């Protein structure tokens, strides 16, 4: 320097044809439950959808760049 892939919750990842208040599993927070701790059960806290512009009644989903990872080719 060229191309392809990923960037959603503290961690790991989903999200369909662009469609109303964006999920799960862990993890944390309270309460039950125990002489206690684990295990279980109930409730719940947590999010600029990387950023930035565009398209559109509407964008995590489409377009453009830009940043970072991570692969492959010079």
């Nucleotide at each position: 320097g060229g191309g392809c892939c990923g960037u959603u919750a503290g961690c790991u990842c989903a999200g369909u044809u662009g469609g109303c208040u964006a999920g799960a599993g862990c993890g944390c927070u309270g309460c039950c439950u125990u002489c206690a701790c684990a295990c279980g059960g109930c409730a719940g806290a947590g999010g600029u959808c990387a950023c930035u512009g565009g398209u559109u009644c509407a964008a995590g989903u489409c377009c453009a760049g830009u940043a970072c990872g991570g692969c492959c080719c010079a």